[in-house]
This is a predicted complex of two RNAs, RNase P RNA and transfer RNA, with 443 nucleotides together. It holds a member of the Rfam family "Bacterial RNase P class A". Rfam classes the family as a ribozyme. Model confidence (mean pLDDT): 78 of 100.

């Protein structure tokens, strides 16, 4: 140079012409219009309504310490664990540093489940060995050997497993074994730093309590409920309801009643009042804002200054086309220019993204 | 805007909840014998990234997250 991986920004550029949507007009114009994730709707708040004396139960999240934030499952600093490179070292164990990841609360509160193989997979056991006593047979002068058994010790070795009842190591013993002792591991209380999780320290115990809680469950902490189609206002026609006139002439329905007449209520009409559907308008864009700078902080993040206004749509606007550059692809002519597009805001996560920069770092080449 | 469900050979389904046996059933498909031939019986086979990437276990179709795709309901 060329490649690969982490992160961090960016993500076409100028100009003309014809549109679309707000806002703003002196009715001629002017000024303004998509993201980094506008997605996917997984988490968290803002804002609305509705529900609500105080606890508890139940359900659902989440879970190592400590900050930060309006809040979180977010971020950021620290611890513990796991990787990986590099050092001390003769090696091995161990330490040190860098750099990476981590769903990391309890297995000694209960219950559970751990297939196969294996003697046993958790109230410890004996399968092949070892080792002692002892019994028949054979062999041999004997000691003693070979073989088949019984009874005890043992958990060093061999097998089995993903995982076998601390681990090396030296003593010790018939043979072993924390049986002893060192050292490492653990568990208890001390003593010291740390805010804390944790750590460092000698002392003490001879060592129980395998694994799984992305098995139930146990503990600690948080959560009322819809969701802008939330919710508030204005409000046609048609039907419907109420009040008030009002024909009582005819009809019709109810009161009464066996049945008909009376008498009495309603119906027609006129007018006035609310509720509500369609449509409409607010919620709706000045806000946990954006940009620049300084200070405080290891950082996330707060805090001061000083500048700016940056979509506001609802059959849903943000586009097309021409030129000229950048980039790709092709010999050329000539084509392509990523993912993907707001719908009440806002803060995170997770995903999607052609293509060049930058930062860091590994591996190859090539030069001095 | 808010819920819920499914994804396993070509097809249509079990297994998941409670993890472990060669992932199993029915059509279908190949061979082969049965027939004069077909079908219909009979016998044998072949065919699975259990949507996907990841993590948790000694072990995952199955427990956990994330993604993609499809179907339903509700305001």
């Nucleotide at each position: 140079g060329g490649u690969g991986c982490u992160g961090g920004a960016c993500g076409g550029a100028u100009g003309g012409c014809c549109g679309c949507c707000c806002g703003c007009u002196u009715c001629g114009g002017c000024g303004g219009g998509a993201g980094g994730a506008a997605a996917g709707u997984c988490c968290g708040g803002u804002c609305u309504c509705c529900a609500c004396a105080g606890g508890g139960c139940a359900g659902c999240g989440u879970g190592c310490c400590g900050g930060c934030u309006a809040a979180c499952g977010g971020c950021c600093g620290g611890g513990g664990g796991g990787g990986g490179c590099c050092u001390c070292u003769c090696a091995a164990a161990g330490g040190g540093g860098c750099u990476u990841u981590u769903a990391c609360g309890g297995a000694a509160a209960g219950u559970g489940c751990c297939a196969c193989a294996g003697a046993a997979a958790a109230u410890g056991u004996a399968c092949c060995g070892c080792c002692g006593c002892u019994g028949g047979u054979c062999c041999u002068u004997u000691u003693g050997g070979a073989u088949c058994g019984g009874c005890g010790g043992u958990a060093a070795g061999g097998g089995u497993g993903a995982a076998a009842a601390g681990g090396u190591g030296c003593g010790g013993u018939a043979a072993a074994a924390g049986c002893g002792c060192a050292c490492c591991g653990c568990g208890g209380a001390c003593g010291g730093g740390g805010u804390a999780a944790c750590c460092c320290g000698g002392c003490u115990g001879g060592c129980a309590g395998g694994g799984c809680a992305a098995a139930c469950c146990c503990c600690a902490c948080g959560c009322g409920g819809a969701g802008c189609a939330a919710g508030a206002c204005c409000a046609a026609a048609u039907a419907g309801g109420g009040g008030a006139g009002g024909a009582g002439g005819a009809g019709u329905g109810g009161c009464c009643c066996g049945c008909u007449c009376c008498g009495u209520c309603a119906u027609a009409c006129u007018u006035c009042c609310g509720g509500g559907u369609a449509g409409g308008u607010c919620g709706c864009u000045a806000g946990a804002g954006c940009u620049g700078u300084c200070c405080a902080g290891u950082a996330a993040u707060g805090g001061g200054c000083a500048g700016c206004c940056u979509u506001g749509a609802u059959g849903a606007a943000u586009g097309g086309u021409c030129a000229u550059c950048g980039c790709c692809c092709g010999c050329a002519a000539g084509g392509g220019u990523a993912c993907a597009g707001a719908a009440a805001c806002c803060g995170g996560c997770u995903u999607a993204u052609a293509g060049g920069c930058c930062a860091g770092u590994g591996c190859c080449u090539g030069u001095u | 805007c808010g819920g819920g469900c499914u994804g396993u050979g070509g097809c249509g389904c079990a297994g998941c909840c409670u993890g472990g046996c060669u992932a199993g059933c029915g059509c279908g498909c190949u061979u082969g014998c049965u027939u004069g031939g077909g079908g219909u019986g009979c016998a044998a086979g072949a065919g699975g990234u259990c949507g996907u990437g990841g993590g948790u276990u000694c072990g995952a179709a199955u427990c956990c997250c994330g993604c993609c795709a499809g179907c339903c309901c509700g305001a």